Annotation: A computed fold for a 71-nucleotide RNA from Candidatus Woesebacteria bacterium RIFCSPLOWO2_01_FULL_44_24b, annotated as transfer RNA. It was read from a public genome assembly. The coordinates come from a structure-prediction model, not an experiment, and the mean pLDDT is 83. Rfam family: tRNA. Rfam classes the family as a transfer RNA. The organism belongs to Candidatus Woeseibacteriota, within Bacteria.
[in-house]
RNA sequence: UGCCCGGUGGUGUAGUGGUAGCACGCCAGGUUUUGGCCCUGGAAACUGGGGUUCAAGUCCCUGCCGGGCAG
Numbered sequence: 001u002g003c004c005c006g007g008u009g010g011u012g013u014a015g016u017g018g019u020a021g022c023a024c025g026c027c028a029g030g031u032u033u034u035g036g037c038c039c040u041g042g043a044a045a046c047u048g049g050g051g052u053u054c055a056a057g058u059c060c061c062u063g064c065c066g067g068g069c070a071g
Stems, first nucleotide, its partner, number of pairs: 001070007010024004018054001026042005047063005
């Protein structure tokens, strides 16, 4: 320098253009003599910008960050 892949709650990981889900963690309540386990509930996320579309995590363009291959 070129090409390819990836970026989603605190962490890991799903997501056929149509309500962003699951697990762990966190918070509150229940249970317990206390804590843990267990049960119930809750908060918390789409890498930035632009475009297409009635509607974009998803499609297109561009930037940033990370990884791989080639030179």